Context: one part of a larger RNA
RNA sequence: CGUUGAGCCUUGAGAGGAGUUGGUCUUAGUACGAGAGGACCAGGCUGAACCAACCUCUAGUGUACCAGUUGUUCUGCCAAGAGCAUAGCUGGGUAGCUACGUUGGGACGGGAUAAGCACUGAAAGCAUCUAAGUGCGAAGCCUACCUCAAGAUUAGGGCUCAUAGUCCGGUUGGAGACUACGACCUUGAUAGGGCACAGGUGUAAGUCCCGUAAGGGAUUGAGCCGAGUGCUACUAAUCGG
Numbered sequence: 001c002g003u004u005g006a007g008c009c010u011u012g013a014g015a016g017g018a019g020u021u022g023g024u025c026u027u028a029g030u031a032c033g034a035g036a037g038g039a040c041c042a043g044g045c046u047g048a049a050c051c052a053a054c055c056u057c058u059a060g061u062g063u064a065c066c067a068g069u070u071g072u073u074c075u076g077c078c079a080a081g082a083g084c085a086u087a088g089c090u091g092g093g094u095a096g097c098u099a100c101g102u103u104g105g106g107a108c109g110g111g112a113u114a115a116g117c118a119c120u121g122a123a124a125g126c127a128u129c130u131a132a133g134u135g136c137g138a139a140g141c142c143u144a145c146c147u148c149a150a151g152a153u154u155a156g157g158g159c160u161c162a163u164a165g166u167c168c169g170g171u172u173g174g175a176g177a178c179u180a181c182g183a184c185c186u187u188g189a190u191a192g193g194g195c196a197c198a199g200g201u202g203u204a205a206g207u208c209c210c211g212u213a214a215g216g217g218a219u220u221g222a223g224c225c226g227a228g229u230g231c232u233a234c235u236a237a238u239c240g241g
Stems, first nucleotide, its partner, number of pairs: 001151001005161006014148004020048007032037001050105005058099004065092005070085006109143003116136004167241002169185005190236003193232005199225003206219005
C1' cells in the first nucleotide's frame, strides 16, 4: 500500500516441525527339530539419545537479601555504624533464569506404491503375476500429529457494531534492543508506597544479669529483609486532543 468502514472469531490453499531405537516379560521352551537349539504372529513393561514445556521436588546462579569476619579511613571517643579492598573474603539464600530436575512427545489408523508374492489370462488349444484386467505388500510417499498461514492479488467465511473505531499522552508487564504485543488510566489495584502473610537469614540495637576479663545469658525465633501472595487510593496514571 492492497484486500474498498470497524472490532472480534474463523476456514485452510500452502509452508515448516516431528519422524530414531535398545533391553526385557507373556504367548512358549510352544510351532519346528533326532538332538543341540529355538521362532513367526500378537500383547505388556522399561530404557538410551533427541525434542518441547515448566520450576512442585533436587541442584546451580542469584553484584548488595541476611549473617560472620580481616585490614584500613571516617562518623570527636566507647559502643554502634558507613566507605574502600574482585561483590574485600566466607557461610547461606526469595523471585527470576536454568539443568543435573519434573512432565510430555515420536504413536494408532487410512490411501497409493517399491522390490517381491499372487489371482484371472491370452498372444502361443499347453504354460505364463501381464499383454487387457485384479489383489496383497515397506522405517520410505500422500495423509494422520504439532505450529504458522487469505499478499491464497482467486486477497475467502461468520458474528456484532457502525455518532463505530483508531491513534496520540500517562502508570506499566512472567512483553521487549527500538518498535511491536498485553494490562491499566479515578466508573481505577497499572506501578510505587503502606499493611498482613509466605519465604530468607538466624536470636538485632539498647537495657539488665553473670564473669576480673575475653565472653555468656535474658528480653527474643529477635531484628533486618530485592523481585513472591493478598489487601489497601497514600503517590503517580490530570484535563484532554
This is a predicted structure of a 241-nucleotide part of an RNA (large-subunit ribosomal RNA, domain VI) from Parcubacteria bacterium DG_74_2. The coordinates come from a structure-prediction model, not an experiment, and the mean pLDDT is 89. Lineage of the source: Bacteria > Bacteria candidate phyla > Candidatus Parcubacteria. The full RNA is in RNAcentral, with records from ENA and SILVA. Rfam family: Bacterial large subunit ribosomal RNA. Rfam links the family to the GO terms ribosome and structural constituent of ribosome.